Context: one part of a larger RNA
Molecule: small-subunit ribosomal RNA, central domain
Organism: uncultured delta proteobacterium
RNA sequence: CUGGGCGUAAAGCGUGCGUAGGCGGUAUUGAGAGUCGCGGGUGAAAUCCCAGGGCUUAACCCUGGAACUGCCUGCGAGACCUCAGUACUAGAGUGUGAGAGGGGAUGGUGGAAUACCCAGUGUAGCGGUGAAAUGCGUAGAGAUUGGGUAGAACACCGGUGGCGAAGGCGACCAUCUGGCUCACAACUGACGCUCAGGCACGAAAGCGUGGGGAGCAAACAGGAUUAGAUACCCUGGUAGUCCACGCCGUAAACGAUGCAUACAAGCUGUAGUGGGGAUUUACUCCUGCUGUGGCGAAGCUAACGCAAUUAGUAUGCCGCCUGGGGAGUACGGUCGCAAGACUAAAACUC
Numbered sequence: 001c002u003g004g005g006c007g008u009a010a011a012g013c014g015u016g017c018g019u020a021g022g023c024g025g026u027a028u029u030g031a032g033a034g035u036c037g038c039g040g041g042u043g044a045a046a047u048c049c050c051a052g053g054g055c056u057u058a059a060c061c062c063u064g065g066a067a068c069u070g071c072c073u074g075c076g077a078g079a080c081c082u083c084a085g086u087a088c089u090a091g092a093g094u095g096u097g098a099g100a101g102g103g104g105a106u107g108g109u110g111g112a113a114u115a116c117c118c119a120g121u122g123u124a125g126c127g128g129u130g131a132a133a134u135g136c137g138u139a140g141a142g143a144u145u146g147g148g149u150a151g152a153a154c155a156c157c158g159g160u161g162g163c164g165a166a167g168g169c170g171a172c173c174a175u176c177u178g179g180c181u182c183a184c185a186a187c188u189g190a191c192g193c194u195c196a197g198g199c200a201c202g203a204a205a206g207c208g209u210g211g212g213g214a215g216c217a218a219a220c221a222g223g224a225u226u227a228g229a230u231a232c233c234c235u236g237g238u239a240g241u242c243c244a245c246g247c248c249g250u251a252a253a254c255g256a257u258g259c260a261u262a263c264a265a266g267c268u269g270u271a272g273u274g275g276g277g278a279u280u281u282a283c284u285c286c287u288g289c290u291g292u293g294g295c296g297a298a299g300c301u302a303a304c305g306c307a308a309u310u311a312g313u314a315u316g317c318c319g320c321c322u323g324g325g326g327a328g329u330a331c332g333g334u335c336g337c338a339a340g341a342c343u344a345a346a347a348c349u350c
Base pairs, nucleotide, nucleotide: 004321005320006319007304008303012318014201015200016199017198021194022193023192025088026087027086028085029084030083031082032081034080035077036076037075038074039073040072041071042070049065050064051063052062053061054060091191092188093187094186095184096183097182098181099180103177104176105175106174107173108172109171110154114150115149116148117147118146119145120144121143125136126135162169163168206247207246208245209244210243211242215241216240220236221235222234223233258317259316260315261314262313263312266295267294268293269292270291271290272289273288274287275286276285299306300305323350324349325348332343333342334341335340
C1' cells in the first nucleotide's frame, strides 16, 4: 500500500463555524495534462521463468527464447476526467406572504411557600425516629391571627408536547435579537458537501475579586445504630448553591449511533403549516410538506435489536480502533492563578 471495523465486544472528537485539502448538478463548444490505442527508441550482463544441451546424476554450467509489468518519444481517440468558454435550473441562496416556539440577552412586575423580626390570643409541650436521644420551649416555644423584612425557586397548565448546534431552556410583561417551518415560484445561477490545523460555544463541581445568603447543604460538631460506624438515620452547620465580572474546559457532554445527499413496503399517534371535499363549518373525512413517537416488511445484525429520525442500499469528506494489565500513567511540550486539562509512551507482566 492492499485489507477489516467503530449502538452494546477496542473504536464517532461534547457541539458548532470555518481555512488548506478532498469531493462535486444539467446541456454544449474548444483544448487535451490525466486516461486509452498503435508505432519507434531504450529498459547492460548475470539472476528469475520456459525450451534444449554439457559434466555418470544433482548442485553447477552453456545456448536460445520469453520477460524486465518501467521511462522517453511520434501519431491518434475524446467516453470519463481536467482546464477555458457559453447556456440552464432540479442543488444552494435571495425575495414576497403567512406562522409556531420554556431559542438567547437586558430591565421590570407578581402570587404561593419557607425562614426571621414585631405585636395579639394561648399553655405545656414541640420536634424527630424503626424506637430514641441530641435539639427547641415556662426568660412563654409549637399552634393561630395581623403587620414587616429577606433570598431563592416558579405548583396547576405540562404532554415519549415545543425550541436550540450541543451544553441546555419553563411565572408574567416590555425592549433588543438568532434560528426554523409552510405557501408562492419573482430573482441569482452550482454560488455546493465535508473539513486536518484554527476559532467560538460548552452541565455540574472548582478557582479569583466584590456583593448576597431564605431554604438546602460537602467539610465539621453532637445524638443514635453497631463488635466497631471516621457511614446509612436524627439535631445542628460552614464553604457552596444566587448575582456581576474574569478563569477552568471536563461528564454515562448518551441516541453510548459524525455530517451531507439519493434511493428502498406499510399501519398508527402527536406538534406546526398548506390544499381539497363536505358543511349544523366547535367537528369529521381525503391529501402535501416539516418535526417528534409507537409498531412492523424487505434488508441488515454475533445476538439483542435497527427498520424512511436506519444499525437497509450506495456515494463524498472528517474523526477514531488494533489483546488485558502497566496507563489515559511517566517523561517532554502547550495551556491554567491553582485544581488540573490536552497530547502521550516504555520496561515489565498475563